Model confidence (mean pLDDT): 82 of 100. Predicted 3D model of a 74-nucleotide RNA (transfer RNA) from a Solirubrobacteraceae bacterium. RNAcentral holds the sequence, with entries from ENA and MGnify. Its Rfam family is "tRNA". By type it is a transfer RNA.
[in-house]
RNA sequence: GCCCGGGUAGUCCAACUGGCAGAGACGAUCGGCUCAAACCCGAUGCAGUGCGGGUUCGAAUCCCGCCCCGGGCA
Numbered sequence: 001g002c003c004c005g006g007g008u009a010g011u012c013c014a015a016c017u018g019g020c021a022g023a024g025a026c027g028a029u030c031g032g033c034u035c036a037a038a039c040c041c042g043a044u045g046c047a048g049u050g051c052g053g054g055u056u057c058g059a060a061u062c063c064c065g066c067c068c069c070g071g072g073c074a
Stems, first nucleotide, its partner, number of pairs: 001073007010026003013022001019057001028044005050066005
């Protein structure tokens, strides 16, 4: 330099192929249970989707440029 995959909540990861951003797991906080804790049960909060622009009534999703991570080729 070229090619491929990825970047969404504190962490991991979905979003049905453009139409409600949370399906789920872990973690956190509060409550229940307990002599107390762990386990278990319940509740709650946490995001404008890597950045900038474009298309569209509407973009995490499509297009352009850039940044970062992983892999391959040279």